[in-house]
Context: one part of a larger RNA
Molecule: small-subunit ribosomal RNA, 5' domain
Organism: uncultured organism
RNA sequence: GAACGAACGCUGGCGGCGCGUAUUAAGCAUGCAAGUCGAGGGGUAGAAAGUCUUCGGACUUUUGAGACCGGCGAACGGGUGAGUAACACGUAGAUAAUCUGUCUCUGGAUGGGGGAUAGCCCAUGGAAACAUGGGGUAAUACCGCAUAAGCUCUCUUUUUCAUAAGGAGGAGAGAGGAAAGGCGCUUAUGGGUCGUCCGGAGAGGAGUCUGCGGUUCAUUAGUUAGUUGGUGGGGUAAAGGCCUACCAAGGCGACGAUGAAUAGCCGGCCUGAGAGGGUGGACGGCCACACUGGGACUGAGACACGGCCCAGACUCCUACGGGAGGCAGCAGCUAAGAAUCUUCCGCAAUGGGCGAAAGCCUGACGGAGCGACGCCGCGUGAACGAAGAAGGCCUAACGGUUGUAAAGUUCUCUUCUUGGGGAAGAAUAAGCCUUGCAGGGAAUGGCAGGGUGAUGACGUUAACCGAGGAAAAAGCCCCGGCUAAUUACGUGCCAGCAGCCGCGGUAACACGUAAGGGGCGAGCGUUGUUC
Numbered sequence: 001g002a003a004c005g006a007a008c009g010c011u012g013g014c015g016g017c018g019c020g021u022a023u024u025a026a027g028c029a030u031g032c033a034a035g036u037c038g039a040g041g042g043g044u045a046g047a048a049a050g051u052c053u054u055c056g057g058a059c060u061u062u063u064g065a066g067a068c069c070g071g072c073g074a075a076c077g078g079g080u081g082a083g084u085a086a087c088a089c090g091u092a093g094a095u096a097a098u099c100u101g102u103c104u105c106u107g108g109a110u111g112g113g114g115g116a117u118a119g120c121c122c123a124u125g126g127a128a129a130c131a132u133g134g135g136g137u138a139a140u141a142c143c144g145c146a147u148a149a150g151c152u153c154u155c156u157u158u159u160u161c162a163u164a165a166g167g168a169g170g171a172g173a174g175a176g177g178a179a180a181g182g183c184g185c186u187u188a189u190g191g192g193u194c195g196u197c198c199g200g201a202g203a204g205g206a207g208u209c210u211g212c213g214g215u216u217c218a219u220u221a222g223u224u225a226g227u228u229g230g231u232g233g234g235g236u237a238a239a240g241g242c243c244u245a246c247c248a249a250g251g252c253g254a255c256g257a258u259g260a261a262u263a264g265c266c267g268g269c270c271u272g273a274g275a276g277g278g279u280g281g282a283c284g285g286c287c288a289c290a291c292u293g294g295g296a297c298u299g300a301g302a303c304a305c306g307g308c309c310c311a312g313a314c315u316c317c318u319a320c321g322g323g324a325g326g327c328a329g330c331a332g333c334u335a336a337g338a339a340u341c342u343u344c345c346g347c348a349a350u351g352g353g354c355g356a357a358a359g360c361c362u363g364a365c366g367g368a369g370c371g372a373c374g375c376c377g378c379g380u381g382a383a384c385g386a387a388g389a390a391g392g393c394c395u396a397a398c399g400g401u402u403g404u405a406a407a408g409u410u411c412u413c414u415u416c417u418u419g420g421g422g423a424a425g426a427a428u429a430a431g432c433c434u435u436g437c438a439g440g441g442a443a444u445g446g447c448a449g450g451g452u453g454a455u456g457a458c459g460u461u462a463a464c465c466g467a468g469g470a471a472a473a474a475g476c477c478c479c480g481g482c483u484a485a486u487u488a489c490g491u492g493c494c495a496g497c498a499g500c501c502g503c504g505g506u507a508a509c510a511c512g513u514a515a516g517g518g519g520c521g522a523g524c525g526u527u528g529u530u531c
Base pairs, nucleotide, nucleotide: 001531002530003529004528006527007526008525009524010523013378014377015376016375017374018373019371020370021336026334027333028332030331031330032329035072036071037070040069041068046063047062048061049060050059051058052057079289080288081287089213090212091211092210093209094208095207098206099205100204103202104201105200106199107198108197109196110195111145113143114142120135121134122133123132124131125130151176152175153174154173156170157169159167181194182193215261216260217259222252223251224250227249228248229247230246231245232244233243234242264286265285266284267283268279269278270277271276291312292311293310294309295308314325315324316323317322342368344367345366346365350364351362352361353360354359381411382410383409384408391402392401393400394399415472416468417467418466419465420464425458431452432451433450434449435448436447437446475520476519477518478517479516480501481500482499486515487514488513489512490511496503497502
């Protein structure tokens, strides 16, 4: 000199864009943060209308929450950095050792049956959480059967660097292995379409493996028994001591093993002429974690933050028999600390989940609020105005200085106050209507175009126009040298200053105050940290 997620002191007008618990991965009141689909299913309470009535109500039709079964989602999005010195990360490869819901392209199928169960009704136990028995019901829930192009497995042939349990192609045989309806239609009982099921390919995603790379300590020198390798077996989507039985005795290590300490890694960021050094907050990628430890279930995907089970610590409820909970989601509270925000608005936009769609959900996100925490921009007025008022300060008492500074005169209005109309963010939106195209017997559907087209949290928006009025807006640090800027008084090694050298013991340019001056300016200094 530059920098900062900063803090502290004094001061403080506005706007734009960013950033904001670095400490206790401490504990948390309250609310919200993951639902959705009636075009998968049965169907209730309720509502409306009608009929009957013994006036209690019953029945029929229409509509219809909530709950339940079922599907998809909940593995994304959001948070944190505790652990981890590791194939965690970065980079370059491998997978002849693998998986992949949804999506795209493509092939095949959608035939025919069955038995349950929740909801519901009846009953029981319990303070609650919840649980149990009986009856009875549906499905795109569940289970058989039929069919099998391709696919998987076995056998055979062949290619490749590839021996084989391996790639690709071909042939044959046997075994395994498919299904669910909905919708709107046409036509005349079948096809279409949206789904569903079984394959093939792709895209994207995920798993696994390998080379290289980047911390400290040798006052840590030896370490390792599933340890290193082999064979057989098991296991996984998949290679492998991943696991197991047997066999061999190996493997790693001064090119630093093992141990200990510290630490998420990177793109980047800061500094520097560079080399390098420091750093990993915000944003983006990867990883890990979700009160602590362990475990699996479901699923295409988890060993799952707002799922389950077990153990532990803690908190809460209890009728003492038992139960409930997990903010490192968004706000917010307590504690800790030098220190870090609103229990706000909205789904209008972007994105996500579900749905045919309308739409619903979304503390992701978009916004507003608070904080000079940072960067950037603007303002606090402009012109004229005396050989120069008053006051202050200095003085040799002449004068000098503050100083065109003020006053005064003439203006201006960015900001400000007030009033007014007023964009863009809103789309090729969506939806609805319609036209064309390919195919088809046609309609729905697919693709392409046209018309119409509700919707704004921000928001009293931005920007603009009118009116008012200099009105409402300057401080902080320094002045001995380094280092720009000096005099007077007070004090008298006292009080004090100080980054270093050093000032102060009676004329202190160094302390304190004043006047003057210098620097920066809505900031200025101090402290801390890095180069």